[in-house]
RNA sequence: GGGCGUGUAGCUCAGUUGGCUAGAGCAUUUCGUUGACGUCGAAAAGGUCAGAGGUUCGAGUCCUCUCACGCCCA
Repeated sequence: GGGCGUGUAGCUCAGUUGGCUAGAGCAUUUCGUUGACGUCGAAAAGGUCAGAGGUUCGAGUCCUCUCACGCCCA
């Protein structure tokens, strides 16, 4: 230098053919249960979907560019 893949909550990840308000588990906080802790149950908080632009009535999803990481080729 060329090609491919990944980037979504603090962590690990899902998200189908673009369609209603972006989700799960763990973790955190609160409440219940317990003599207490743990377990268990309930609830809450937590996201510029890596960044910018474009297409569209509508983008996590499609297109372009950029960034970070990984792999392959040279």